[in-house]
RNA sequence: GCGCCAUUAGCUCAGCAGGAUAGAGCGCACGCCUCCUAAGCGUGAGGCCACUGGUUCGAAUCCAGUAUGGCGCG
Numbered sequence: 001g002c003g004c005c006a007u008u009a010g011c012u013c014a015g016c017a018g019g020a021u022a023g024a025g026c027g028c029a030c031g032c033c034u035c036c037u038a039a040g041c042g043u044g045a046g047g048c049c050a051c052u053g054g055u056u057c058g059a060a061u062c063c064a065g066u067a068u069g070g071c072g073c074g
Stems, first nucleotide, its partner, number of pairs: 001073007010026004019057001028044005050066005
């Protein structure tokens, strides 16, 4: 220098041939239970979907560029 992959909640990841209020597990907060804790059960908070543009009536999803990380080639 070139190619490929990843980037969504604090963490690990779904969701992606465009449309419905963006989800799960763990963690966190509160409550129930318990003598207390843990476990279990319930409720809740938490995301401008890496960033900047573009396409479209409409973008987490398509296109271009950028950034970070990983792998490969030279």